Predicted 3D model of a 94-nucleotide RNA (c-di-GMP-I-GGC riboswitch aptamer) from a Chloroflexota bacterium.
It matches the Rfam family "c-di-GMP-I-GGC riboswitch aptamer". Gene Ontology term of the family: cyclic-di-GMP binding.
The source organism's lineage runs through Bacteria, Bacillati and Chloroflexota.
The coordinates come from a structure-prediction model, not an experiment, and the mean pLDDT is 84.

């Protein structure tokens, strides 16, 4: 240093439940425990979700400009999707 064990001292906590917040993804809190060796920290490329507002597109009816929908750059979220950055506990066996 690579690596990671039926080790050790301990971390974290998916699903779900209840609750706050939020237009939703989704987030904080508390319960739970399925995972996890970075499931610790950055939305930095990829990717995926979400559509209140904005944009394009437009059913349908009339009172002719209101609009169910559906689409998306920005925009908002996920690091427990992959990649990348940055910190880090232990030490068998390689």
């Nucleotide at each position: 240093g690579c690596c990671g064990a039926c080790a050790a001292c301990g971390g974290c906590a998916a699903a779900c439940c209840c609750u706050u917040c939020g237009a939703a993804a989704g987030a904080g809190g508390g319960g739970g425990g399925c995972g996890c060796a970075a499931a610790g920290c950055c939305a930095c490329g990829g990717g995926c979700c979400u559509a209140c507002c904005g944009c394009u597109c437009g059913a349908u009816a009339c009172u002719c400009g209101u609009g169910a929908g559906a689409g998306u750059c920005a925009g908002g979220g996920c690091c427990g999707c992959c990649g990348g950055g940055c910190u880090g506990c232990c030490g068998a066996a390689u």